[in-house]
Molecule: SAM riboswitch aptamer (S box leader)
Organism: uncultured Streptacidiphilus sp.
RNA sequence: CUCAUCCAGAGGGACUGAGGGAACGGCCCGUUGAAGUCCCGGCAACCCUCCUGCCAGCACAAGCCGUAGCGGCGCUGGUGGGGAAGGUGCCAAUUCCGUCCUGCGGCGAACACGUCGCGGGGAAGAUGAG
Numbered sequence: 001c002u003c004a005u006c007c008a009g010a011g012g013g014a015c016u017g018a019g020g021g022a023a024c025g026g027c028c029c030g031u032u033g034a035a036g037u038c039c040c041g042g043c044a045a046c047c048c049u050c051c052u053g054c055c056a057g058c059a060c061a062a063g064c065c066g067u068a069g070c071g072g073c074g075c076u077g078g079u080g081g082g083g084a085a086g087g088u089g090c091c092a093a094u095u096c097c098g099u100c101c102u103g104c105g106g107c108g109a110a111c112a113c114g115u116c117g118c119g120g121g122g123a124a125g126a127u128g129a130g
Base pairs, nucleotide, nucleotide: 001130002129003128004127005126006125011040012039013038014037015036019029020028021027023099024098025097026096041091042090043089046087047086048083049082050081051080053079054078055077056076057075058074063073064072065071095124100121101120102119103118104117105116106115107114108113
């Protein structure tokens, strides 16, 4: 830099001792122990791997199988289901919510505008693969 995913899931102990949730705002978590390090455990299934069916694209010289004929056996991708040894990751709250744009609704004396609620998209971030 590119692509995919981010409303599911899964925590105990030891050492230590005041912060942590990326930034900012909010709101939370934290001396009933934050962050960090180590040990053990777990979750998940990105990489990995197995199976069956289906779908799409490509190939189909020869051979084999099969058919009255069309076909199948190959490769790639997608989709569905399973596994968890290994490489990562993760184990409060949707990525905790918001931040930029936007739709709908309530309220404020109607449009504008403000505010509250519900949604869509984006930005940023995180993780994996390349």